Context: one part of a larger RNA
RNA sequence: CGUAGGAGUCUUGAGAGGCCAUCACUCUAGUACGAGAGGAUUGGGUGGUACUUGCCUCUGGUGUACCAGUUGUCGCGCUAGCGGCACGGCUGGGUAGCUAAGCAGGGAUUGGAUAAACGCUGAAAGCAUCUAAGCGUGAAGCCGUCCUCAAGAUAAGGACUCCAUCUCCCUUCGGGUGAGAAAAGACCCCUCGUAGACCACGAGGUUGAUAGGCCGGAAGUGUAAGGGCUGAGAAGCCUUCAGCUAACCGGUACUAACGGUCGAAUG
Numbered sequence: 001c002g003u004a005g006g007a008g009u010c011u012u013g014a015g016a017g018g019c020c021a022u023c024a025c026u027c028u029a030g031u032a033c034g035a036g037a038g039g040a041u042u043g044g045g046u047g048g049u050a051c052u053u054g055c056c057u058c059u060g061g062u063g064u065a066c067c068a069g070u071u072g073u074c075g076c077g078c079u080a081g082c083g084g085c086a087c088g089g090c091u092g093g094g095u096a097g098c099u100a101a102g103c104a105g106g107g108a109u110u111g112g113a114u115a116a117a118c119g120c121u122g123a124a125a126g127c128a129u130c131u132a133a134g135c136g137u138g139a140a141g142c143c144g145u146c147c148u149c150a151a152g153a154u155a156a157g158g159a160c161u162c163c164a165u166c167u168c169c170c171u172u173c174g175g176g177u178g179a180g181a182a183a184a185g186a187c188c189c190c191u192c193g194u195a196g197a198c199c200a201c202g203a204g205g206u207u208g209a210u211a212g213g214c215c216g217g218a219a220g221u222g223u224a225a226g227g228g229c230u231g232a233g234a235a236g237c238c239u240u241c242a243g244c245u246a247a248c249c250g251g252u253a254c255u256a257a258c259g260g261u262c263g264a265a266u267g
Base pairs, nucleotide, nucleotide: 001152005163006162007161008160009159010158011157015149016148017147018146021049022048023047024046025045026044027043033038051106052105053104054103055102059100060099061098062097066093067092068091069090070089071086072085073084074083075082076081110144111143112142117137118136119135120134165181166180167179168178169176170175185262186261187260188259189205190204191203192202193201210256211255212254213252214251215250216249217248219245220244221243226239227238228237229236230235
């Protein structure tokens, strides 16, 4: 820009892409077969491997914004308590998120037309013949069934719902591919994340819980500082399942979501 008014939501599916794997065990059955050794077709069941999709409840990893311990040194006048630097100094743990080695699912079923092959009926050719006319069976393969995208599919599809007049100007008074305002709705902008390179997408913008702060909780660490008691002291115990705490969950307008624009009645 188009899809013959402007919008919102939900769709149909022309077409395109993806998937299609494989093994072992077991029952049928130590049966058929075979002198024996050996050992099935078929049909049913079970469990794997690889691949693939999604997820983080569990098991773990990471987690340089969380907690604790600790070495050296410097600083806060000193003690105590803290902080800086030393690979996050080192060490032990660890929330969210991300993640695999973790968890869950998948390649199922069935239809159609066939290949090789196997048939029915059947002449040419009184017989025979699956073929010449005609009719069947028949593959992990083909077309569907399953999953994803999909109406710029310009043949531009469908359904539902929402909005739909005034003013001015021109007029041959019929009207006018004239101008403006306003609708549903949308966008810029702003607060953000279940989204993300950007864009897009999604949640919100005071009629508000969108983010931050604050409050409560969960979860992590593991019992803070100060004080008291015991001990000669190093230390231990009590106060204290304390103190501190990121991304998680809920609540709460304290802070920030200010302010603008576009947008139909028409070939």
RNAcentral holds the full RNA, with entries from ENA. Large-subunit ribosomal RNA, domain VI from a Pseudomonadota bacterium, 267 nucleotides, folded computationally. Rfam family: Bacterial large subunit ribosomal RNA. Taxonomically the source falls in Pseudomonadota (Bacteria, Pseudomonadati). The coordinates come from a structure-prediction model, not an experiment, and the mean pLDDT is 86.